[in-house]
RNA sequence: CGCUUAUCAAGAGCGGCUGAGGGACUGGCCCGAUGAAGCCCGGCAACCUGCGCAGCAAGGUGCCAAUUCCAGCAAAAUGAUUAUCAUUUUGGGAGAUAAGGU
Numbered sequence: 001c002g003c004u005u006a007u008c009a010a011g012a013g014c015g016g017c018u019g020a021g022g023g024a025c026u027g028g029c030c031c032g033a034u035g036a037a038g039c040c041c042g043g044c045a046a047c048c049u050g051c052g053c054a055g056c057a058a059g060g061u062g063c064c065a066a067u068u069c070c071a072g073c074a075a076a077a078u079g080a081u082u083a084u085c086a087u088u089u090u091g092g093g094a095g096a097u098a099a100g101g102u
Base pairs, nucleotide, nucleotide: 001101003100004099005098006097007096008095013041015040016039017038021031022030023029025072026071027070028069042064043063044062047060048059049058050056051055068094073091074090075089076088077087078086079085080084
């Protein structure tokens, strides 16, 4: 980067420094001085590499509130009630991560 493929319902701290924000975006709804983000340590996981390979966790990433926190577009079903709303399901979109590609 208007690219490809895979995955996204599991998992992970009562630690140290620091000190106000954070959960991509929008709308919700949440988290936060009983300490956000960040850094260090610790941990989880097993995509790539490695290893005498049903595994291990050494190297490269990643991740460690809530399903990717929920919805965001479309279809179907159901119920209200009539062309709108709600719920559920499915598909898609967007995003994230990995490994490739250009």
SAM riboswitch aptamer (S box leader) from Mesobacillus harenae, 102 nucleotides, folded computationally. Its Rfam family is "SAM riboswitch aptamer (S box leader)". Rfam describes the family as follows. The SAM riboswitch is found upstream of a number of genes which code for proteins involved in methionine or cysteine biosynthesis in Gram-positive bacteria. The sequence was found by an Rfam model in a public genome assembly.